[in-house]
RNA sequence: CGAGUUGGCCGGGCGGCCGCGGCGCCGAGAACCACGUGCGGGUGCACGCAGGCUCGGCAUCGAGGAAAGUCCGGACUCCACAGAGCAGGGCGGUUGCUAACGGCAACCCGAGGCGACUCGCGGGAAAGUGCCACAGAAAACAGACCGCGCGCGAUCGAGGUCGUGCGUAAGGGUGAAACGGUGCGGUAAGAGCGCACCAGCGUCCCGGGUGACCGGGACGGCUCGGUAAACCCCGCCCGGAGCAAGGUCGAAGGUCGCACCGCGUGCGGUGCGGCUGCGCAGGCGUUCGAGGGCUGCUCGCCUGAGCCUGCGGGUGGACCGCUCGAGGCACCCGGUGACGGUGUGUCCAGAUGGAUGGCCGCCGACCAGCAAUCUAGCUGGUCACAGGAUCCGGCUUACAGGCCAACUCGUCCG
Numbered sequence: 001c002g003a004g005u006u007g008g009c010c011g012g013g014c015g016g017c018c019g020c021g022g023c024g025c026c027g028a029g030a031a032c033c034a035c036g037u038g039c040g041g042g043u044g045c046a047c048g049c050a051g052g053c054u055c056g057g058c059a060u061c062g063a064g065g066a067a068a069g070u071c072c073g074g075a076c077u078c079c080a081c082a083g084a085g086c087a088g089g090g091c092g093g094u095u096g097c098u099a100a101c102g103g104c105a106a107c108c109c110g111a112g113g114c115g116a117c118u119c120g121c122g123g124g125a126a127a128g129u130g131c132c133a134c135a136g137a138a139a140a141c142a143g144a145c146c147g148c149g150c151g152c153g154a155u156c157g158a159g160g161u162c163g164u165g166c167g168u169a170a171g172g173g174u175g176a177a178a179c180g181g182u183g184c185g186g187u188a189a190g191a192g193c194g195c196a197c198c199a200g201c202g203u204c205c206c207g208g209g210u211g212a213c214c215g216g217g218a219c220g221g222c223u224c225g226g227u228a229a230a231c232c233c234c235g236c237c238c239g240g241a242g243c244a245a246g247g248u249c250g251a252a253g254g255u256c257g258c259a260c261c262g263c264g265u266g267c268g269g270u271g272c273g274g275c276u277g278c279g280c281a282g283g284c285g286u287u288c289g290a291g292g293g294c295u296g297c298u299c300g301c302c303u304g305a306g307c308c309u310g311c312g313g314g315u316g317g318a319c320c321g322c323u324c325g326a327g328g329c330a331c332c333c334g335g336u337g338a339c340g341g342u343g344u345g346u347c348c349a350g351a352u353g354g355a356u357g358g359c360c361g362c363c364g365a366c367c368a369g370c371a372a373u374c375u376a377g378c379u380g381g382u383c384a385c386a387g388g389a390u391c392c393g394g395c396u397u398a399c400a401g402g403c404c405a406a407c408u409c410g411u412c413c414g
Base pairs, nucleotide, nucleotide: 001410002409003408004407005406006405007404008403009402010401012363013362014361015360016359017358018357020062021061022060024058025057026056027055028054029053032052033051035048036047037046038045039044064385068396069395071394072393073392074391075390076242077241078240079239083299084298085297086296088238089237090236091235092234093107094106095105096104097103108122109120110119111118112117123233124232128231129230130227131226132225145172146171147168148167149166150165151164152163153162154161155160180198181197182196183195184194185193199223201220202219203218204217205216206215207214208213246320247319248318249317253276254275255274256273257272258271259270260269261268262267263266278312279311280310281309282308283307284306291303292302293301294300327347328346329345330344331343332341333340334339364383365382366381367380368379369378370377
């Protein structure tokens, strides 16, 4: 200098004018609600009051690395908790991290790469079933196309050729893959048929490691593919719903009691308090149990006085939940690392038709063209993916442009 691998970061800056939402403080305002006082036969009237409300001012804070997808795991809230069997779903090397996970870290094994590194639905094919196109004789206890050998018959130029029976799978061919590899012996010809070395498998032992596994030795039979993100087998795990969860107040209607008033003397209105939680019709059910729950089903168990259908009416409002957390960032300590810590400092949207924007100027980055060759100029264009809504930990996907670090390979120079 070039080519790569892995990890991390930024993703426009400054200024001016106008405009937003939250918290806090200050000032002004009495139309409405609430509250207080007084008056009134009742509905109420008058005055005050700034709690709600309206306007103005000051100060401060105000989106993401993915806020996205809704794919996993939780916190939190409500319901349930009685198991048994069958099914369904998830995971699948080991050891750690974490609240947990199908996540993350390190390591092991396998595959790819010269390498840094990357990838893996990583238990089981000797429990069973299925599949392996085409080619090939044959694709799993498969098989004889060309071959090789021996016997018999025919022929003969006595080398050989044809037919047939038996033996054979070492050689050739097909294929992604053909029932271990190389060599020697042996045989009629061959074959782990035997032997030596090697690979694989099994048993036993030694060493290292927490472990998955790794290294070594002895013995043995001679060696029966691949595929389970095919069905399957094995092992472990699995309540439901979700902030539109859940809760408080209010409102609509009814009923009871008390007080006051009116008049047509039993009706109406208002206020306070309690109970209930709209009205009508039909069906089922009330301990011989409707409905509901226990993962999907069955059994079984628990709970239980209401449940279901149709028609009609009212409300759909205010507040809480709502943001301080398994929090973020920097440093220190421990750890190979994920991460951990009663460590130090610092920081924090909470909207509710839903907030941080619009315009202008200058600068910056990138692309193209012109010009230029000391330096740096001019013109045009572009400036990514994209915005909370209960919160958090992951995974996956999208991203113009730019920066940093470490490592690997190659070339050159010293």
Molecule: Bacterial RNase P class A
Organism: Skermania sp. ID1734